[in-house]
RNA sequence: GGCCCUAUCGUCUAGUGGCCUAGGACGUGGCCCUCUCAAGGCCAAAACUCGGGUUCAAAUCCCGAUAGGGUCA
Numbered sequence: 001g002g003c004c005c006u007a008u009c010g011u012c013u014a015g016u017g018g019c020c021u022a023g024g025a026c027g028u029g030g031c032c033c034u035c036u037c038a039a040g041g042c043c044a045a046a047a048c049u050c051g052g053g054u055u056c057a058a059a060u061c062c063c064g065a066u067a068g069g070g071u072c073a
Stems, first nucleotide, its partner, number of pairs: 001072007010026004018056001028044005049065005
C1' cells in the first nucleotide's frame, strides 16, 4: 500500500428502517433492610466514533474520514 471485518452508557452487550425521548448485565450513586458490614429489595445517572448522502422516517442502508483487528504483498 490492496482487500475484508468491527466501532452503542465506565465495562460487556441487545438492536437487522417506524414498537427506541436506545433495552439488559456488571459497575457507580441514593434510599430501604441490618447494631454495623455483606447479601437482598427499590430508585436514579450514564452511550449510538465523526462528516455527508438516501428516505416521510436512520443506531440500522450507502459513501468518505478516523480508530482497532485480520489477511495479502
This is a predicted structure of a 73-nucleotide RNA (transfer RNA) from a Planctomycetota bacterium. Rfam family: tRNA. By type it is a transfer RNA. Its family is annotated with triplet codon-amino acid adaptor activity in the Gene Ontology. Its mean pLDDT, the model's own confidence on a scale to 100, is 82.